[in-house]
Molecule: transfer RNA
Organism: Bacteroidales bacterium
RNA sequence: GCCACAUUAGCUCAGUUGGUAGAGCAUCGCAUUCGUAACGCGAAGGUCAACAGUUCAAGCCUGUUAUGUGGCU
Numbered sequence: 001g002c003c004a005c006a007u008u009a010g011c012u013c014a015g016u017u018g019g020u021a022g023a024g025c026a027u028c029g030c031a032u033u034c035g036u037a038a039c040g041c042g043a044a045g046g047u048c049a050a051c052a053g054u055u056c057a058a059g060c061c062u063g064u065u066a067u068g069u070g071g072c073u
């Protein structure tokens, strides 16, 4: 220098054919217990990496940029 892939909650990851974004773990609260843990119920937590484009509508499609991983030279 070139190519491919990845980027979504604190962490690990889903998200189907474009239609207002979810799970597990963690955190907080409640219940249970003599008490703790475990189990149960609930809550909070997100400019979907950034900027543009297409579209009535973009996490999803297109382009560029950034970061990371792998490969080639």
Base pairs, nucleotide, nucleotide: 001072002071003070004069005068006067007066010025011024012023013022019056027043028042029041030040049065050064051063052062053061